[in-house]
Context: one part of a larger RNA
RNA sequence: CUGGGUGUAAAGGGUCUGCAAGCGGACCGGCAAGUCAGAGGUGAAAUCCUGCAGCUUAACUGUAGAACUGCCUUUGAAACUGUUGGUCUUGAGUCCGGGAGAGGAUGGCGGAAUUCCUGGUGUAGCGGUGAAAUGCGUAGAUAUCAGGAAGAACGCCGGUGGUGAAGACGGCCAUCUGGACCGGUACUGACGCCCAUAGACGAAAGCGUGGGUAGCAAACAGGAUUAGAUACCCUGGUAGUCCACGCCCUAAACGAUGGGUACUAGGUGUCGGGUUUUUGCCCGGUGCCGGAGCUAACGCGUUAAGUACCUCACCUGGGGAGUACGAUCGCAAGGUUGAAACUC
Numbered sequence: 001c002u003g004g005g006u007g008u009a010a011a012g013g014g015u016c017u018g019c020a021a022g023c024g025g026a027c028c029g030g031c032a033a034g035u036c037a038g039a040g041g042u043g044a045a046a047u048c049c050u051g052c053a054g055c056u057u058a059a060c061u062g063u064a065g066a067a068c069u070g071c072c073u074u075u076g077a078a079a080c081u082g083u084u085g086g087u088c089u090u091g092a093g094u095c096c097g098g099g100a101g102a103g104g105a106u107g108g109c110g111g112a113a114u115u116c117c118u119g120g121u122g123u124a125g126c127g128g129u130g131a132a133a134u135g136c137g138u139a140g141a142u143a144u145c146a147g148g149a150a151g152a153a154c155g156c157c158g159g160u161g162g163u164g165a166a167g168a169c170g171g172c173c174a175u176c177u178g179g180a181c182c183g184g185u186a187c188u189g190a191c192g193c194c195c196a197u198a199g200a201c202g203a204a205a206g207c208g209u210g211g212g213u214a215g216c217a218a219a220c221a222g223g224a225u226u227a228g229a230u231a232c233c234c235u236g237g238u239a240g241u242c243c244a245c246g247c248c249c250u251a252a253a254c255g256a257u258g259g260g261u262a263c264u265a266g267g268u269g270u271c272g273g274g275u276u277u278u279u280g281c282c283c284g285g286u287g288c289c290g291g292a293g294c295u296a297a298c299g300c301g302u303u304a305a306g307u308a309c310c311u312c313a314c315c316u317g318g319g320g321a322g323u324a325c326g327a328u329c330g331c332a333a334g335g336u337u338g339a340a341a342c343u344c
Stems, first nucleotide, its partner, number of pairs: 004315003007298002012312001014201004022193002025088007033081002035077008049065006091191001092188003095184004103177007110154001114150008125136002162169002206247006215241002220236004258311006266289010293300002317344003326337004
């Protein structure tokens, strides 16, 4: 290289955009690079294969042929690929009309709760646990009422409901803004798919500068528990959690299932739209059950893990090890790439 694979056995890149490369709809014509056919040239000898022959045989050797599956030139063919010209509309996109949505960004507003502060009522407890204690409280706590302040999060609605490429997104209003869907068929006319490198986005934690800090809470302190208790439980509590800007770039980043297209029984629920006389039907999502088929089984099953094609990524026994070294990125933490000896 060939081959077999990637839901759970090793293996789908966290996600998208996208250059190169690869692949690519229908019809007609030209060309003839690939492709196919004929002819010519070449393809040294030895080797290999076949026939015959020589050493008593064989190995070995000689001789004749075949082969050398290749390359070049030339004459043709035109189905397919390619290329070029033209045409088309079903792929793709545009336009018009609609409605849905926690899609994104910015600003403002709101109520409940919590804590704190001030004042009133009020008095000896409160808090916490398996039980306690630390802690708080006669300098008046807890409870309760009124007022004020602050920060963070948005109850019910809420739903195998919705939106987004993924991460993710949930109070209300406004402004700016992305995408998808349905209907119309008006327009363009293959403009498409995938995508190494690259670019952008990327939960939480973490980092830098500045701000903010109600609650919660690594670290830390104390109280318990215990043989011990650097824990689980309790009382406190700082980073952090929040905001702005800049980094980090990881995850059980999961559907553990890359993307695209086509085809292949149904039943039932639900979301958006259309149609509607309809208990229906059509399009696009989202669930459950299930047939054929697939699967080691579990299960998947028009949202495929079925049947095929295109394309990217990845796997090749366990440990050593996602380590060492090198390179590269990062302020750092560390990330990415990624072995071997040895061992079973």
The part of an RNA shown here (small-subunit ribosomal RNA, central domain) has 344 nucleotides and comes from an uncultured bacterium. The full RNA is in RNAcentral, with records from ENA. It matches the Rfam family "Bacterial small subunit ribosomal RNA". Model confidence (mean pLDDT): 90 of 100.